[in-house]
RNA sequence: GCCGAUAAGGGCAAACCUACCGUGAGGUAGGGGCGCAAAGCCACGGGACCCUGGGUUAGGAAAACGAAGAGCACCCCAAGGUCAGCCGGGCUGCCGAAG
Numbered sequence: 001g002c003c004g005a006u007a008a009g010g011g012c013a014a015a016c017c018u019a020c021c022g023u024g025a026g027g028u029a030g031g032g033g034c035g036c037a038a039a040g041c042c043a044c045g046g047g048a049c050c051c052u053g054g055g056u057u058a059g060g061a062a063a064a065c066g067a068a069g070a071g072c073a074c075c076c077c078a079a080g081g082u083c084a085g086c087c088g089g090g091c092u093g094c095c096g097a098a099g
Stems, first nucleotide, its partner, number of pairs: 002099001003096002011036002016031006034085001040091003044088003047083004052078004
């Protein structure tokens, strides 16, 4: 250095609940504890999700509009955003058995 033990001392905290913030994805704090050896930090690549805009969408249980080209959902594109406990990548770091 790789590596990661029924080691030691510790650390973090999923779902769920409560409060607050955010249109939302989600975040923060408290409770909680599924898990985690980087579950510490960074949105750089991929991905998922949210929101806004555009494309597309044709007659109806739609809500009064529409071929002088419409509305919702799905889908596609773009901008912005969220997630580091989805996968890569980058930066940093505690402990020390065996090999």